[in-house]
The part of an RNA shown here (large-subunit ribosomal RNA, domain II) has 737 nucleotides and comes from a Candidatus Moraniibacteriota bacterium. Its mean pLDDT, the model's own confidence on a scale to 100, is 82.

Context: one part of a larger RNA
RNA sequence: GCCAACGAGUUAGUUCUAUGUGGCGUGGAUAAGUAGCUUUGCUAUGUAUCCAAAGUGAAAGCGAGGUUUAACCGCCGUUUGUCGCAUGGACUAGACCCGAAGCCGGGCGAGCUACAUAUGGGCAGGGUGAAUCUCAAGUAACAUUGAGAGGAGGCCCGCACCCACUGAUCGUGCAACAUCAGGGGAUGACCUGUGUGUAGAGGAGAAAUUCCAAUCGAGCUCGGCUAUAGCUGGUUCUCUCCGAAAUAGCUUGAGGGCUAGCGUUCGGUAAAUGGACAUAGGAGGUAGAGCUACUGGAUGAGUAUUCGCGGUUCGCCGUAGGGUACUCAACCAAACUCCGAAUUCUUAUGCACCUUAUCCGAGCAGUCAGAAAUCCGGCGCUAAGGUCGGAUCUCAAAAGGGAAACAGCCCAGAUCGUAAUCUAAGGUCCCUAAAUUCAUACUAAGUGGGAAAGGAAGUAAAAUCUCUGAGACACCUAGGAAGUUGGCUUAGAAGCAGCCAUCUUUUAAAGAGUGCGUAACAGCUCACUAGCUUAGAGAUUUUGCGCCGAAGAUGUAACGGGGCUAAGUAUGAUACCGAAGAUACGGACUUAUAACUUUCAUUGAGAAAUUUUACAAAAUUGUAGAAUGUUAAUUUUGUUUUUUCAAUGAAAGUUAUAAGUGGUAGGAGAGCGUUCUGUAGGCAGUGAAGCUAAAGGCGUGAGCCAUAGUGGAGCGUACAGAAGUGAGAAUGUUGGC
Numbered sequence: 001g002c003c004a005a006c007g008a009g010u011u012a013g014u015u016c017u018a019u020g021u022g023g024c025g026u027g028g029a030u031a032a033g034u035a036g037c038u039u040u041g042c043u044a045u046g047u048a049u050c051c052a053a054a055g056u057g058a059a060a061g062c063g064a065g066g067u068u069u070a071a072c073c074g075c076c077g078u079u080u081g082u083c084g085c086a087u088g089g090a091c092u093a094g095a096c097c098c099g100a101a102g103c104c105g106g107g108c109g110a111g112c113u114a115c116a117u118a119u120g121g122g123c124a125g126g127g128u129g130a131a132u133c134u135c136a137a138g139u140a141a142c143a144u145u146g147a148g149a150g151g152a153g154g155c156c157c158g159c160a161c162c163c164a165c166u167g168a169u170c171g172u173g174c175a176a177c178a179u180c181a182g183g184g185g186a187u188g189a190c191c192u193g194u195g196u197g198u199a200g201a202g203g204a205g206a207a208a209u210u211c212c213a214a215u216c217g218a219g220c221u222c223g224g225c226u227a228u229a230g231c232u233g234g235u236u237c238u239c240u241c242c243g244a245a246a247u248a249g250c251u252u253g254a255g256g257g258c259u260a261g262c263g264u265u266c267g268g269u270a271a272a273u274g275g276a277c278a279u280a281g282g283a284g285g286u287a288g289a290g291c292u293a294c295u296g297g298a299u300g301a302g303u304a305u306u307c308g309c310g311g312u313u314c315g316c317c318g319u320a321g322g323g324u325a326c327u328c329a330a331c332c333a334a335a336c337u338c339c340g341a342a343u344u345c346u347u348a349u350g351c352a353c354c355u356u357a358u359c360c361g362a363g364c365a366g367u368c369a370g371a372a373a374u375c376c377g378g379c380g381c382u383a384a385g386g387u388c389g390g391a392u393c394u395c396a397a398a399a400g401g402g403a404a405a406c407a408g409c410c411c412a413g414a415u416c417g418u419a420a421u422c423u424a425a426g427g428u429c430c431c432u433a434a435a436u437u438c439a440u441a442c443u444a445a446g447u448g449g450g451a452a453a454g455g456a457a458g459u460a461a462a463a464u465c466u467c468u469g470a471g472a473c474a475c476c477u478a479g480g481a482a483g484u485u486g487g488c489u490u491a492g493a494a495g496c497a498g499c500c501a502u503c504u505u506u507u508a509a510a511g512a513g514u515g516c517g518u519a520a521c522a523g524c525u526c527a528c529u530a531g532c533u534u535a536g537a538g539a540u541u542u543u544g545c546g547c548c549g550a551a552g553a554u555g556u557a558a559c560g561g562g563g564c565u566a567a568g569u570a571u572g573a574u575a576c577c578g579a580a581g582a583u584a585c586g587g588a589c590u591u592a593u594a595a596c597u598u599u600c601a602u603u604g605a606g607a608a609a610u611u612u613u614a615c616a617a618a619a620u621u622g623u624a625g626a627a628u629g630u631u632a633a634u635u636u637u638g639u640u641u642u643u644u645c646a647a648u649g650a651a652a653g654u655u656a657u658a659a660g661u662g663g664u665a666g667g668a669g670a671g672c673g674u675u676c677u678g679u680a681g682g683c684a685g686u687g688a689a690g691c692u693a694a695a696g697g698c699g700u701g702a703g704c705c706a707u708a709g710u711g712g713a714g715c716g717u718a719c720a721g722a723a724g725u726g727a728g729a730a731u732g733u734u735g736g737c
Base pairs, nucleotide, nucleotide: 001737002736003735004734005733006732011093012092013091015090016089017088018087019086020085021084022083023082024081027051028050029049033045034044035043036042037041055062056061065076066075067074096234097233099231103224104223105222106221107220108219114198115197116196117195118194119193120192121191122190123188125157126156127155128153132149133148134147135146136145137144161185162184163183165182166181167180168179169178200216202212203211204210209218237671238670239669240668241667242666247260248259249258250257251256261367262366263364264363265362266361267360268359273357274354275353277350278349279348280347281346282345283344288339289337290336295333296332297331299329300328301327302326303325304324305323306322307321308319309318310317311316370395371394373392374391375390376389377388378387379386400411401410402409415587416586417585418584420583421582422581426577427576428575429562430561431560435574437573438572439571440570441569442568448564454548455547458545459544460543461542462541463540464539465538466537467536476531477530478529479528481505482504483503486500487499488498511526515524516523588661589660590659591658592657593656594655595654596653597652598651599650600649601648602647603646604645605644606643607642608641609640614639615638616637617636618635619634620633621632672726674723675722676721677720678719679718680717682715683714690710691709692708693707696705697704698703
């Protein structure tokens, strides 16, 4: 990992509550106990007790009312329940299942390890050579010196032994800490055998939170114990109907909870209750706009006055600046408003379009992490797949078509079937269904098919102005002069470093000079003019589509690809394709309505049975009897039984019509299957269950039936009942492979 089996909402209660159903309702029910019997139970008895039958008030109390208050309003009341069974829910219990780390108590552990204790054991070999002693020298005597003997030491080197500093190997190992090569100690605070001691709120510790049996910030084990877990994971058959939320308030609250909101089911209300639309009335201060209409901001020009400064003939004058007021002009504001929409909200009326969608009560929930998109705003950087509000929408809980692929974008909401039709978004050269469609333009950049400020005789279109047959624009030929080298400045300054001025003359025209140039001149050139030539030329503004600006990391890689000059762009037109949309035909289910059938109940009108029985009333007869009544018999009426018709209501079924049938959490309904029990009726050695197989049949489905083989002894069906009742998931458990 796979397969098989097992594996999770159960049970109980003197509890509470709702729904369904049944008994009784002249209220209901017994519990223990007792008795009987056909004895793990049934029947009877048992009225202790419980609920109800009247409430209200703190209470005295009063009472269909009570209370509060001076009084009213107000608040709580003014109806038949109770006992079983079933189901939903709550509570208390382990309470759907599995899962802690932990806490407490009693025991078991020092055969590992720490320390201690008692008693034993071990340390090759070599080196160094302390004290002390002896001898000699030496001294007054010591001291001191030399030689020899000696053999000390947490001394030195180094086996055994002990340790574990470095590196490598190993790292599903030889090994849950080893191996190899080196390393440290090796007569000592040494190493070691055996026995003994110290125990968890503890011991031991040359001290590291270190050790106390691969376990140590408090051992292990059993018990309390199914501790608790607002946390994670898991929670098993089917179909049908409806279908959320991710918000508010409060919370030692923020990933939990409670109430409300939103869902579902049942019951009730049926009124213009809800929704849509129209009209009318009202609410409001946003967008916009405006501001000598306020509050503030802010710019320019001017006037008046004042402060400052300067001058002064003290009259006043001038002035970079500051304040106040005014005039003119142009502005700004979420916390400015003289104004002021659209949308919105609300009320009324109308309409009678949807048709209960609204509201009330009750049972059961889930939800409290939301996400993107569009619009309006706050924060942020008019950053974020950011964050916080408001409105809408989709996803969540929604499949299908489009966007190459792509929860939240565009189109559109999947009951099922069909080798049918029409469309939406989006498309129609090929991949790839459908136009190589039509018309008019544009683009030459593969722009299309990524981007800004900015730049440019790209190109197309529109507009305005100027020149032009008295010849424009461009080319070519010629001129482009004189006063004068203007004055100043300067070493120089002559059109052309710079400053000032910028005139006059000759002219067809020519600047006291447009640029190059010189040290300064010179030289070239331009403006301007004539000739030549000939028909348009120049400037500005706006618009469409293009160009440059344009650099990234595996490989074109910024149309989905091929490829395209349209198969690009703009405007217009006609076809077609295109979805689970719509339509067509057929099937299923749900709901509503209508009709019909059947059954039941109620009411009304009849008919039959009085053979028999029961009850009530009355009458007659008889017996007993003496006073009442219905015991015996008969009759009548009513209740009763059976049955017919009609009306109403309910349930089921059939037919028809219409509408509907995506769905997570969740609510509701109807079923399938497994094991066992009861009753009834069955199958089976002429082969039960189980297993295997396959291409049969039935059912929407869970499933059921049939067939063949195997198997060899039990097993279905109907109606009820009871559950150890359904497996794919839980790092599930056990077994197998």